[in-house]
Context: one part of a larger RNA
RNA sequence: CUGGGCGUAAAGCGUGCGUAGGUGGCGUGAUAAGCCAGAUGUGAAAGCCCCGGGCUCAACCUGGGAACUGCAUCUGGAACUGUUAGGCUAGAGUACGGUAGAGGGUAGUGGAAUUUCCUGUGUAGCGGUGAAAUGCGUAGAUAUAGGAAGGAACACCAGUGGCGAAGGCGACUGCCUGGACUGAUACUGACACUGAGGCACGAAAGCGUGGGGAGCAAACAGGAUUAGAUACCCUGGUAGUCCACGCCGUAAACGAUGAGCACUAGCCGUUGGGCAACUUGAUUGCUUGGUGGCGUAGCUAACGCGCUAAGUGCUCCGCCUGGGGAGUACGGCCGCAAGGUUAAAACUC
Numbered sequence: 001c002u003g004g005g006c007g008u009a010a011a012g013c014g015u016g017c018g019u020a021g022g023u024g025g026c027g028u029g030a031u032a033a034g035c036c037a038g039a040u041g042u043g044a045a046a047g048c049c050c051c052g053g054g055c056u057c058a059a060c061c062u063g064g065g066a067a068c069u070g071c072a073u074c075u076g077g078a079a080c081u082g083u084u085a086g087g088c089u090a091g092a093g094u095a096c097g098g099u100a101g102a103g104g105g106u107a108g109u110g111g112a113a114u115u116u117c118c119u120g121u122g123u124a125g126c127g128g129u130g131a132a133a134u135g136c137g138u139a140g141a142u143a144u145a146g147g148a149a150g151g152a153a154c155a156c157c158a159g160u161g162g163c164g165a166a167g168g169c170g171a172c173u174g175c176c177u178g179g180a181c182u183g184a185u186a187c188u189g190a191c192a193c194u195g196a197g198g199c200a201c202g203a204a205a206g207c208g209u210g211g212g213g214a215g216c217a218a219a220c221a222g223g224a225u226u227a228g229a230u231a232c233c234c235u236g237g238u239a240g241u242c243c244a245c246g247c248c249g250u251a252a253a254c255g256a257u258g259a260g261c262a263c264u265a266g267c268c269g270u271u272g273g274g275c276a277a278c279u280u281g282a283u284u285g286c287u288u289g290g291u292g293g294c295g296u297a298g299c300u301a302a303c304g305c306g307c308u309a310a311g312u313g314c315u316c317c318g319c320c321u322g323g324g325g326a327g328u329a330c331g332g333c334c335g336c337a338a339g340g341u342u343a344a345a346a347c348u349c
Base pairs, nucleotide, nucleotide: 003321004320005319006318007303008302012317014201015200016199017198021194022193023192025088026087028085029084030083031082033081034080035077036076037075038074039073040072041071042070049065050064051063052062053061054060091191092188093187094186095185096183097182098181099180103177104176105175106174107173108172109171110154115149116148117147118146119145120144121143125136126135162169163168206247207246208245209244210243211242215241216240220236221235222234223233258316259315260314261313262312263311266294267293268292269291270290271289272288273287274286275285276284277283278281298305299304322349323348324347331342332341333340334339
């Protein structure tokens, strides 16, 4: 260089936006760089290959041919690719009318519950467990009623329901704001797809500064259990969990399945639109965008996948190449740190 692969065997970057690059719809004209054909020159000789000849044969030597798949120039061709001119509307987008939604940000509001405090009632227990004990309580607890404070989370609705690129998003209201779907017309006229670098977003934990702190709860303390118990169980309890701003940049970041387009049986549910029909209904049918179950062909080592493909093709990117050593060392870059990222070798089986 090539090959074969990437759901579970090694392998899809956590996700998006997008630069370079790669790839790219339907006609027409031009061009002739790629491409095709022919010609000329060149492609040293020897060697290889083919047909002969000479040493008694062979090795060896020798004559001729072929080959040298290449390069340059010229002539011709114009289907395809490229370039160029000028068009088109089926891709893509814009305008307009609707629709659904925990999509995002911000400000405010609400009720249930836990905890603490105050007051009343009330009296000896409460709490906890397999059983207990630590703990709380006659300085009046637990229970119960009223009031107050404060923080966090939003029961039911709730649904293989919805929205979002992913992470993720769930009380209510206002404001700001992104996207999607759908309908019928009009417009732009290939404006597209992918995307090395790059940039942005990115659960939880963790870090910095300042707040906040009800409940929960690493660490820690005590009580149990046990041979021991640095645990599982219990009583407490600090970081943290919450807010603002700034870092970190990782996860079984999972559908363990990159993105886009096209094609390839059906059936049943559910969700958002649109259309039609009549028997106007808790109706039926058609269509379109999601989201599930089963399943044909096909694929697969099997499991399984199966129009939401892991089927059939095309384009582009990423990644893999026996196990351990090792996602480690060294170096670089990033970070306040924790560490992240890029990423070997010796040796060994």
Molecule: small-subunit ribosomal RNA, central domain
Organism: Spartinivicinus poritis